[in-house]
RNA sequence: GGAGUUUGAUCCUGGCUCAGGACAAACGCUGGCGGCGUGCCUAAAACAUGCAAGUCGAACGAUCACUUCGGUGGUAGUGGCGGACGGCUGAGUAACACGUGGGUAACCUACCCUGGCGUGGGGGAUAACCCGCCGAAAGGCGGGCUAAUACCGCAUACGAUCACUGGUCUCUGGGCUGGUGAGGAAAGCAGUGAUGUGCGCUAGGCUGGGCCUGCGGCCGAUUAGCUAGUUGGUGGGGUAAGGGCUUACCAAGGCGAUGAUCGGUAGCUGGUCUGAGAGGAUGAUCAGCCAGACUGGGACUGUGACACGGCCCAGACUCCUACGGGAGGCAGCAGUUAGGAAUCUUGGGCAAUGGGCGAAAGCCUGACCCAGCAACACGUGGGUGAUGAAGGCCUUCGGGUCGUAAAGCUCUUUUCCCGGGGAAGAUGAUGACGGUACCCGGGGAAUAAGCCCCGGCUAACUACGUGCCAGCAGCCGCGGUAAUACGUAGGGGGCGAGCGUUGUCCGGAUUUAUUGGGCGUAAAACGCUUGUAGCGGCCACGCUGCGUCGGACGUGAAAUCUCCCGGCUCAACUGGGAGGGGUCGUGCGAUACGGGCGGGCUCGAGGCCGGUAGGGGGACGCGGAAUUCCCGGUGUAGUGGUGGAAUGCGUAGAUAUCGGGAGGAACACCAGUGGCGCAGGCGGCGUCCUGGACCGGCACUGACGCUGAGGAGCGAAAGCGUGGGGAGCGAUCCGGAUUAGAUACCCGGGUAGUCCACGCCGUAAACGGUGCGCACUAGGUGUCGGGGGUAUCGACCCCUCCGGUGCCGCAGCUAACGCAUUAAGUGCGCUGCCUGGGGAGUACGGCCGCAAGGCUAAAACUCAAAGGAAUUGACGGGGGCCCGCACAAGCAGCGGAGCGUGUGGUUUAAUUCGAUGCAACGCGAAGAACCUCACCUAGGCUUGACAUGCCCGAAGUAGAACCCUGAAAGGGGGACGACUCGUUGAGGCUAGAGCGGGCACAGAUGCUGCAUGGCUGUCGUCAGCUCGUGCCGUGAGGUGUUGGGUUAAGUCCCGCAACGAGCGCAACCCUCGCCGCUAGUUACCAUGUCUAGCGGGACCGCCGGUAUCAAACCGGAGGAAGGUGGGGAUGACGUCAAGUCAGCACGGCUCUUACGCCUAGGGCUACACACACGCUACAAUGGCCGGUACAAUGGGAUGCCAAGGGGUGACCCGGAGCCAAUCCUAUCAAAGCCGGUCUCAGUUGGGAUUGCAGGCUGCAACUCGCCUGCAUGAACGCGGAGUUGCUAGUAACCGCAGGUCAGCACACUACGGUGAAUACGUUCCCGGGCCUUGUACACACCGCCCGUCACGACAUGAAAGUGGGAAACGCCUGAAGUCGGUGUGCCAACCGUAAGGAGGCAGCUGCCGAGGGUGGCGCUCGCGAUUGGGACGAAGUCGUAACAAGGUA
Repeated sequence: GGAGUUUGAUCCUGGCUCAGGACAAACGCUGGCGGCGUGCCUAAAACAUGCAAGUCGAACGAUCACUUCGGUGGUAGUGGCGGACGGCUGAGUAACACGUGGGUAACCUACCCUGGCGUGGGGGAUAACCCGCCGAAAGGCGGGCUAAUACCGCAUACGAUCACUGGUCUCUGGGCUGGUGAGGAAAGCAGUGAUGUGCGCUAGGCUGGGCCUGCGGCCGAUUAGCUAGUUGGUGGGGUAAGGGCUUACCAAGGCGAUGAUCGGUAGCUGGUCUGAGAGGAUGAUCAGCCAGACUGGGACUGUGACACGGCCCAGACUCCUACGGGAGGCAGCAGUUAGGAAUCUUGGGCAAUGGGCGAAAGCCUGACCCAGCAACACGUGGGUGAUGAAGGCCUUCGGGUCGUAAAGCUCUUUUCCCGGGGAAGAUGAUGACGGUACCCGGGGAAUAAGCCCCGGCUAACUACGUGCCAGCAGCCGCGGUAAUACGUAGGGGGCGAGCGUUGUCCGGAUUUAUUGGGCGUAAAACGCUUGUAGCGGCCACGCUGCGUCGGACGUGAAAUCUCCCGGCUCAACUGGGAGGGGUCGUGCGAUACGGGCGGGCUCGAGGCCGGUAGGGGGACGCGGAAUUCCCGGUGUAGUGGUGGAAUGCGUAGAUAUCGGGAGGAACACCAGUGGCGCAGGCGGCGUCCUGGACCGGCACUGACGCUGAGGAGCGAAAGCGUGGGGAGCGAUCCGGAUUAGAUACCCGGGUAGUCCACGCCGUAAACGGUGCGCACUAGGUGUCGGGGGUAUCGACCCCUCCGGUGCCGCAGCUAACGCAUUAAGUGCGCUGCCUGGGGAGUACGGCCGCAAGGCUAAAACUCAAAGGAAUUGACGGGGGCCCGCACAAGCAGCGGAGCGUGUGGUUUAAUUCGAUGCAACGCGAAGAACCUCACCUAGGCUUGACAUGCCCGAAGUAGAACCCUGAAAGGGGGACGACUCGUUGAGGCUAGAGCGGGCACAGAUGCUGCAUGGCUGUCGUCAGCUCGUGCCGUGAGGUGUUGGGUUAAGUCCCGCAACGAGCGCAACCCUCGCCGCUAGUUACCAUGUCUAGCGGGACCGCCGGUAUCAAACCGGAGGAAGGUGGGGAUGACGUCAAGUCAGCACGGCUCUUACGCCUAGGGCUACACACACGCUACAAUGGCCGGUACAAUGGGAUGCCAAGGGGUGACCCGGAGCCAAUCCUAUCAAAGCCGGUCUCAGUUGGGAUUGCAGGCUGCAACUCGCCUGCAUGAACGCGGAGUUGCUAGUAACCGCAGGUCAGCACACUACGGUGAAUACGUUCCCGGGCCUUGUACACACCGCCCGUCACGACAUGAAAGUGGGAAACGCCUGAAGUCGGUGUGCCAACCGUAAGGAGGCAGCUGCCGAGGGUGGCGCUCGCGAUUGGGACGAAGUCGUAACAAGGUA
C1' cells in the first nucleotide's frame, strides 16, 4: 500500500466482498509446563445453607466462672463510637447526572491537628434484675428495685450567636474594630501518684461534602408549539445554606427552528479498540463521580442517611402457624435453581496491606492476601546420519516424492521422575501461600503436536471416488464422466499449545468527504419570482480590544499511553523519573484581519433628464380570409373515403357552382437560427390603462448590497365547480375496415372538452435535463436594439462602444461525449439537492384539495449488480454505393403417372450403424445372394482367428491321408511320419521351430467427434484478414484498410499521419485453341494429320477518343486468339463444440468361458404411408421397319477376345491376335440422313405388371442377381401451390467409355456428336462486399424483453375487531409519615406550698400523600376472517408493449 466482482473488450460512476487489528466472547477439533491477568454481557429473575460489622468492663449497674483473695477472665442489658466506610450492581437517569473551568458576601464538616477558655453545684428516672400475666410462636403488658460518660434544671461565658447603635475597608448575610443588652456549656474514667485520657465552649486548619454556574458530549420534526407554582415580585414558612423549595397575595410572564415539548435509547468520565491523522466505535477488569439495594412511599436517629446485611406503611412473592397471627429480602463471598451460545470453589488465612472499636492486649473484617477450576490471553531447547531402507503416493514404468525424515550412532536434560537442601515477602514476635519459588545430586529422549488451508483474491497439486447427485461457498463462483473448487489419500502451504468457525467494533470506505466528494448525460439544481430569519459585504480614518494572536501562571487526580532507568534468569508483569493531553481559568501584551461604535468617500446599488425597440400584461372595440350551417338559383347521379374498400351522404336532388344570411373559433403571407417576458408563455388591426429592459447624459442619494431556510405570489395542458357559448377539431362511445384476435393504428359519425366569466387544482421531458449574484481568463463570424467616429447630397459601406441572441474555436476543464466571455474554465458569497438497484416517490402519519389528487416520506424483504460515456462487432420491416443465373428476359425441367434408388415412418427375432435446413436424403455404398456384416436365431471355442515375452511339460514330437459324429464350426480317433543349432567318434544330451499346460497378455465396427490427431463440408474463389514501426486516444481501440476515381479483385491511380510488410487476389502450374522447332512406334514411302517434347504468341503493346491527361475505360487496326482468350488445379484470418472414434490413428472409460472368436441359417431387399434424387413416358420436331454417314476418351493377361460356325435371341462352340498408337473391345456409336409405314387413337404412343420358356455368373440366384424370346399389356393425354438448372460450344437432345465388379448401373466419373433462346434493367426476392446511422443485441434478431393469469413459498400494508404495554389527565378513596390544629385522656425532672402552670405525649383532626378504584382521551406493540400490491422461484398460459424508423418514432 491494495485486491475481486457489472462489459465481447474499455474508461468512469457505484455498491457488494476480501486481506489487518481487537474482544469480559461462544462453538468445533486438539492439549505438556510455568508466570501474570481475567471469568453471568442473558432474568435489577427467585433464592436452601454458612459466612460478609462489630467493638469498648479504662462509661454503668447486675451476674457467672476461676482465684495465690491481690485479682483475673467472661457475659445479656444500659451507655459510647462504628453500622452513611469498605464490598456489589447499572435498573433508573438526556439530568448541573457526568467531564472541565469557575462561584459560595448563601453553607456544613464527627473522629484528627493547632491556639484560647472552661470542666462548679444539684435533681429525677429507666433497662438489666425480681414478681405476675398474655401468646403456638415472634413477642408483649403490668407491678417493684437500681447505675452511669444515659436524661434534666441551676451557676459561670474568653470567643461565637442575636437585637440596637458607631468607625473603616469591601463585591449581597464579608473582613477588621467599638458600645449597650439578651441568651446558650460541660463527664467522667484509669493510675498509689506523677500523669494519662476524656468532656464542654470557641477560633483556625486538614479532610470530606452541600448548593449555584459558563462550556462540552445520543437519535427522531412522520414530535412544533410547551408552561398555572408556570415566570417575576412582596410577606410568611422551611433548610447547614441561596432558591417557587413551600404558602398567601399581586403582576402576566417564561421556554422554543441555535430545536422547546414529546418519543426512543443510554449510567458519565479517566480510559479501551481502531485509524497516518482527523475521526469512528466503545465504557468489562482498574480508578473518579453518580444512581440503586424485592417494588413504591415515608420519615426517625445522626456530623453525615431518607440508610444494601436499620425502622414504619402499601404491594407482589416465599416461608412458619395451634389460623388468632408472625418471619424474610445474596445487585456482599461461596453456592442453588432458572434463563442462556456462555462465565468458577458452599476452599485457606487475617501472615501482609487497609478498615472499625479499644488506653492497650486484642477482637472483628468473604475488604484483602493466597490457593482451586476454566488455554481466556502472553512467553517457553538444540546437534549427527544415504543404501537415498521398508512402506505410502504418483508415474511417461525410466523414475520421482515423503526424505536426513526414520532406523542406527552420539551429545544434552529446560520439562518430567526420585533424593537432598530450602527462601525473600517481617522493622522485635507473628507466614495462609508452602516443603512453594529457587539450588544441588541422580535417572532416562525419555512424559509432551495439533489445527486450518491448497480455483482467483491468497502462500500451497496430484491421484482416486462421485457425475447439477452427494456436496462446497467470504465475493466471483465450482459439481451435468478425466473436478488442482465436492469426498478421501499422498504431497504441499500457514500458524503452533493451539488452530479454525461464528458474532461484534474500527480499518480498508475519499462509500457522509473539516482534513477529503459531488449534482449537463452516472444518484443529485426547488417550475419561476418576491422576501423574513440567517449568512456574507466597497474605500480610507479614529476609538474599543469581543473574536484572533503571543508568551507567563494555575489547573487538566492516580492508573493507562510514549521515552529513559530499575526489579523478578527473559518477557508478560511491576517500581521510579520525564513527556504528552483542554473550544478551560487568571493576569500581561499585540491590534493586521473579522466584530462593535463614530466619521468620511463614490466605483456597487438606486435616482433624475433625454431618446429607442418590442407577439410583455389587462380591458374595450373593429376587420377580412376560410370551415360549417340556413335560404334561394343553376344542375344531375353520384359523392366521399382508402393501401384497397366499406360504413356515411345523395333522386325527399347531394357533391359541384353562384348569390344572400347566421354563428363560433383562430388570425395565412409578413415570420427569421428574429423580438418581448422571471418562468409558464406571448403573433390580425385600433384605442385606453400598465410592468420591465436598453442606449446617451448628469452638478443627486451615499452601501441603501447579494443570497435566501420557513412564508407569500405567479404557474402549460388536462381535470373540477357555477353560469354562458359551441363553427371546426375531438378523449370516451357507435359504426365500417384490417386482423388469428384488433377493446388499436386507417375510415365515417360524435359526447365531454377545447372558447368566455368567476373560483379551484399546483403538476410536466415546467429541459439549456446546466440555481442566483459578482469578478477574471485568446479570438473569429452572423443577427437584433441603441450610441459614437469616418464618409457621402443622402441612404449604404467601413471602424468602434454598450446591451441581447446564435454558430465556430484556443487555453483550461471533463470518464468520455462535450463545454469553452451566454463556461461545464479560474475564484468568491449564499441557497437547494445526492449517497447501490428493486421494493417506492409506495405504505403509514401529518398538511393541502369539492374530488381527482398533490406535498412530505419510510421499513421488512430481495439482488451483485443497477448505471454513464465511448469501442469493436452483429443486427434493422435505417440510408448510400456495388456485385452474383439473385431477380428480370429466356430454354429445359421437377412437383401429377409408372418404375429405380435414398430417407423418414411403421413393422420385425433382426430389419446393424452413421449422415438431418442451405451444407442429410443415387450421402459413407466406385456396386448387401454366401462373404462383405458390424444386426438376429441357433450350435460351438476360451492364451483364444492374430502379436510378443517368460516358465513348465511331453518323445513316435510337429505334421498328417483316412475313419466316426455333426448343418457346418467343432468334438473323437488315426496308419504314416519329419526339420534346425550346439556338442560328441557314435549312441545320446541340450537348445530351437512346432505341440500341450500355465502366467503376462491378445481381442472389441463396445461408449465418448462435447477429450483429440488427421481429413472433409460450408460461408466462398467472397475480397477480404492481419502485422511491424510511427501517429492519435486515459483506455478498449483507431489510423494504415477511410476518401475521389477504377477494377473481376484491398486491381491499380490520386489524395491522406502515415510508411512499409505478410496471408489472400492476380501471376507463376496443367489443359484446350494458332504458329514454329525437334523426335517418333504404328504405316510400304512422302507431305499433312497425329503423338510426345521444347519454344514463340497477347502486353491496353499500337492508333483514336474519354478521364485529374493518373489508374483506367470505350472504339479501331492487326491477329488463331483482345482486354482474366476458354477450362482446371489452387480455398486467406476465421465461423458453424458443423461431419467422421464405422477408413485410419489416439486419451479416457467399459467387456474378458464374452460386448472376444468360429460356424450355419436369416436380416440389411419388410410396406398402410410421406419426402428427396433420378429413369421412362404421355407421342407425328413422333413411333416402327429398311438402307446409309460421321466420333472422342478409355479398358484389356484367373484379361480383352478376332475370323469361322450354331441359336430368333441372351448366348454358346471356337481359338487367331494382343502385356497393346500394332491385337481386341469396336464393321466402334446414337441422334442424323434417305426411303417406307402408322394418322391422333390410350393408338403400331407408353411400357409397368404378370405367365411361360431360356441364357450367363457363381459352391449356391427360394427369400434376393442380370439378360433373352414369346405372351400380357397398367398408370400416364404435359402435371396445383410451389420449385430447380443454365449466359455459348453453354442449356437441351444423343450415344460411347471407365471405375467398382465372379455376376448385377436408370447412379457416379469421364468422353465426344448435334447444338439453341435471352439478358430492357437492378424496383423487388435470396446471398454477399464497402461506407454510414440507430441499438436496451454480444450464445450477437432463431437476440433482447413487458404485463395479466395459474402454481409455490416469503416479508409487508389495509381490515370488523381482539389482547397487552407505558405515560398523562378528571373524579373518588387514601396507608405510613412530616408539618399544622386540637389535645377534655396521660406525664418524673422546671415554676409553684401544691390547686395548678410551663412544657411534652397519646388520641382526634386538616393539607399533602404511595397505592387502589373509576372515566374518557391520545400513544405504542401483538394477533386478526378477508383483502391489496411487492419481491423471489431452469424449461406453465395469453399476447408483443419497449430496444432497429421495433414495424403507429